[in-house]
RNA sequence: GCACCAAUGGUUCAAUGGUAGAAUGGAUCCCUGCCACGGAUUCGAUCCGAGUUCGAUUCUCGGUUGGUGCA
Repeated sequence: GCACCAAUGGUUCAAUGGUAGAAUGGAUCCCUGCCACGGAUUCGAUCCGAGUUCGAUUCUCGGUUGGUGCA
């Protein structure tokens, strides 16, 4: 320098165009003599910009970061 892959709550992962879910985690409460376990409620995310579309996590282009391969 070129090609490919990935980027989603604090963490690990889903979601193939129609209001983004799960596990884990945080907070409050219940349970208990206390802790743990368990239960209820709640909080928290689509890497950035542009385009297509009635509508984009999803499709296209560019950028950033990380990884792999080639040189």
Transfer RNA from Cavenderia fasciculata, 71 nucleotides, folded computationally. The prediction has a mean pLDDT of 82. Rfam family: tRNA. About the family: Transfer RNA (tRNA) molecules are approximately 80 nucleotides in length.